[in-house]
Context: one part of a larger RNA
Molecule: small-subunit ribosomal RNA, central domain
Organism: uncultured bacterium
């Protein structure tokens, strides 16, 4: 390079936005760049292929044709693709009306429970296991009333539920804010779609700088277990977890399934909008998502199955036996911890 591929065998970038690049709806016109069609020159010779011909054959040597599949010039087509002019409304978007949401950012507030403080009531425990002890308590603990402080999390509803691009989001309330869905009818008129490189955003847990610290709880201690126990269990316990600003840029960031658009039986539940019907959220139709079976096909099978892993197209990304090794080296980026890109000898 050609080829076969990616749910589990290697292989989908953690997601999105988008420049360059690639591809692109319908109709007409027009142009001739691609494209096809004819003529002309030209493509040295040698080689290679045909028919011949000389060395006793052959290898070889020789003569004729035929190719040299291409360039170039020129007349010609006009469907296709490109341009260039005009239209259109099925993709795309904009207005408008209604609707559902833990979608995002600040800000205030509720109430339970834990824990600490202070006070009453009250007396030996309490706490903890497989059993124990360490711990805690007569200096008055646990328990129990009462008041208070503080810090995190939001029972019940609550779901195969909803909403977000993905990471994710849930107590109430108010303010700012993005996207969605669905009715009709206006408008604009391909304004698409994918996207190397690039921007952002990105759970956890790590970093800095300031706070803040109830619970929890790496590290650490300390009691047990054990042969031993740098563990499982127990008693404490700091970093962290919480907030705010700046890093960090990873994850089984998983539907392990790129992103878009067509097209291909149905069933059944559920969530949100429309129509039409009923006495009735009763039925049926329709339209978005969101589960579970399931035909056709498909699969190595398992399973996928109109939300495809079906049948097809556009376009990124990425694989190419197993170790070495996602490592070394270098380069990038990082305050560091690392992140990214990404190899060979060697061996099997």
């Nucleotide at each position: 390079c050609u080829g076969g591929g990616c749910g589990u065998a290697a292989a989908g970038c953690g997601u999105g936005c988008g420049c360059a690049g690639g591809c692109g709806g319908u109709u007409c016109c027009g142009c001739a760049a691609g494209u096809c069609a004819g003529a002309u020159g030209u493509g040295a010779a040698a080689u290679c292929c045909c028919c011949g011909g000389g060395c006793u054959c052959a290898a070889c040597c020789u003569g004729g044709g035929a190719a040299c599949u291409g360039c170039a010039u020129u007349u010609g087509a006009a469907a296709c693709u490109a341009c260039g002019g005009g239209g259109c409304u099925a993709g795309a978007g904009u207005g408008u009306g209604u609707c559902a949401g833990a979608g995002g950012g600040g800000g205030g507030u509720g109430g339970a429970a834990u824990u600490c403080c202070a006070c009453g009531u009250g007396u030996a425990g309490c706490a903890g296991u497989g059993a124990a002890a360490u711990g805690c308590g007569u200096a008055g603990a646990g328990a129990u009333g009462u008041g208070g402080a503080g810090g995190a999390a939001c029972a019940c509803c609550a779901a195969u539920g909803g909403c977000g691009a993905a990471g994710g989001c849930a107590g109430c309330c108010c303010c700012c804010u993005g996207g969605g869905a669905u009715g009709a009818c206006a408008c604009u008129g391909a304004c698409g779609c994918u996207c190397a490189u690039g921007c952002a955003c990105g759970a956890a847990a790590g970093c800095g700088u300031g706070g803040g610290g109830a619970g929890c709880a790496a590290a650490c201690a300390g009691g047990a277990u054990u042969a031993g126990a740098u563990a499982c269990c127990c008693u404490g316990g700091u970093a962290g977890u919480c907030c705010a600003c700046g890093c960090c840029c990873u994850a089984a960031a998983c539907g392990a399934u790129g992103u878009c658009a067509a097209c291909u039986a149905g069933u059944u539940g559920u969530c949100g909008g429309g129509u039409c019907u009923u006495a009735a959220u009763u039925g049926a139709c329709u339209u978005g998502g969101u589960a579970a079976c399931g035909c056709a096909g498909c699969u190595a099978a398992c399973g996928c199955g109109u939300g495809a892993a079906g049948u097809u197209g556009a376009c990124c990304g990425c694989c190419u036996g197993g170790g070495g090794a996602g490592u070394a080296c270098g380069g990038u980026c990082g305050c560091a911890a690392g992140a990214u890109u990404a190899a060979a000898a060697c061996u099997c």